[in-house]
RNA sequence: AGACGGCCGGCUUGUCGCUGGCCCCGAGACGACGGGGCGGGAGGAAAGUCCGGGCAACACAGAGCAAUCCGCUUCCUAACGGGAAGAGGUCCGCGAGGGUCAGCAAGUGCAGAAGAGAACGACUGCCCCAAGGCAACGAGGGGCGAGGGUGAGAAGGCGGGGUAAGAGCCCACCAGGCGCAUGGCGACAUGCGUGCUGUGCACACCGGAUGUUGAAAGUUCAUGUAUACCAGCGACUGAGGGCUGCUCGUCCGAUGCUGGAGGGUAGAACGAUAGAGGCCGUCGGAGACGGCGGCAGUGGAUAAAUGACAGGCCACGACAGAACCCGGCUUACAGGCGGUCU
RNA sequence: GCCCUUGUAGCAUAAAGGUAAGUGCAGCCGGCUCAUAACCGGUGGAUCAAGGUUCGAGUCCUUGCUGGGGCACCA
Numbered sequence: 001a002g003a004c005g006g007c008c009g010g011c012u013u014g015u016c017g018c019u020g021g022c023c024c025c026g027a028g029a030c031g032a033c034g035g036g037g038c039g040g041g042a043g044g045a046a047a048g049u050c051c052g053g054g055c056a057a058c059a060c061a062g063a064g065c066a067a068u069c070c071g072c073u074u075c076c077u078a079a080c081g082g083g084a085a086g087a088g089g090u091c092c093g094c095g096a097g098g099g100u101c102a103g104c105a106a107g108u109g110c111a112g113a114a115g116a117g118a119a120c121g122a123c124u125g126c127c128c129c130a131a132g133g134c135a136a137c138g139a140g141g142g143g144c145g146a147g148g149g150u151g152a153g154a155a156g157g158c159g160g161g162g163u164a165a166g167a168g169c170c171c172a173c174c175a176g177g178c179g180c181a182u183g184g185c186g187a188c189a190u191g192c193g194u195g196c197u198g199u200g201c202a203c204a205c206c207g208g209a210u211g212u213u214g215a216a217a218g219u220u221c222a223u224g225u226a227u228a229c230c231a232g233c234g235a236c237u238g239a240g241g242g243c244u245g246c247u248c249g250u251c252c253g254a255u256g257c258u259g260g261a262g263g264g265u266a267g268a269a270c271g272a273u274a275g276a277g278g279c280c281g282u283c284g285g286a287g288a289c290g291g292c293g294g295c296a297g298u299g300g301a302u303a304a305a306u307g308a309c310a311g312g313c314c315a316c317g318a319c320a321g322a323a324c325c326c327g328g329c330u331u332a333c334a335g336g337c338g339g340u341c342u
Numbered sequence: 343g344c345c346c347u348u349g350u351a352g353c354a355u356a357a358a359g360g361u362a363a364g365u366g367c368a369g370c371c372g373g374c375u376c377a378u379a380a381c382c383g384g385u386g387g388a389u390c391a392a393g394g395u396u397c398g399a400g401u402c403c404u405u406g407c408u409g410g411g412g413c414a415c416c417a
Stems, first nucleotide, its partner, number of pairs: 001342004006337003010313007018041002021038006043319001047330002050328005055214004062248004067210005072086005088101005103205001107203005123148002125144005132137001156174002159171003175197002177194007218270004229260005240252003263416003278295007314317001343413005349407001352367004360397001369385005390406005
């Protein structure tokens, strides 16, 4: 001067509040009300809501299709599109390192413009035969995929042999595929053999996963009233419904269903804070992580708390505020600490 | 809090991955007119932002930003 992980993210004292928990007293019940006391009270991202789960309800959830998502390997995990360790190609960097890609040489489809042709092609060309012609040339027939040109891609690349000219037609080397052997759990690697070889994307292809909704889910209890009026559908040959895109199956189904237009209540408790949790130690593992032992303990509102003032200190304070809870990812971020490496 | 959805020029819109992103109104310039409008001719201007996939992106993917909508209960 850089590369890559990890950690912290103002501290402290006093006073006064706010919020919620526990205890005591008044006063009759552990509730309500009033008073007093003692503890707790935002984040690494609480954010975006981008993934995955828990939990809850729906019929505890049946069949088929559709749809969506994933796609190097092995492992971790409740699960994941996340993480760990590794393998291959390619790009960037002197380097430590970083970015990026992916099933298909099974099948099928598509590939604008350009170009002769995007794989039964011939524009410019090369070569052979050849009517004709004195000759130059050459009607016509055939071979070629070398050179030019077009393109992201033109019969794997390049060199030599070969040939009428050419071509994996043959050979060496290189890149890849397939087969065998060896090593590895595996992706793969190395060696030998084999002329087997255009590029990209997708799907009705291959393999795998997914029921839907979302805490305004949902459970319990209160409070309250008028379905006035209008339109349409239907009453067992059944409208419609049972939270899924469709079909089937199954269940419910008549003071019914849908729309318009109204009426009433918008209160209380639970869900809801002990969790796939945290910290410390130890063991196993390369690591993500897992096993065992110990320790401590409440953030929980519903108009919604976490603040204000004063003093001290420093490196002078960024991004930002829980709303059911976790695991990730991503994005924002003043400044600081520490590790390994170039 | 949760769910759905939009973004193309000043406005309204089109484009099923393929030409130089099309059209109408508005704007500007010129013509016509004594002048204005109408009319005629011409002309500039855009894919919300940043990355990625692809030969090629407005379109596909990721992240961010932005606008809009919906969601209590009873009979």

Predicted 3D model of RNase P RNA and transfer RNA as a complex of 417 nucleotides. Rfam match: Bacterial RNase P class A. Gene Ontology terms of the family: tRNA processing, dimeric ribonuclease P complex and ribonuclease P activity. Model confidence (mean pLDDT): 77 of 100.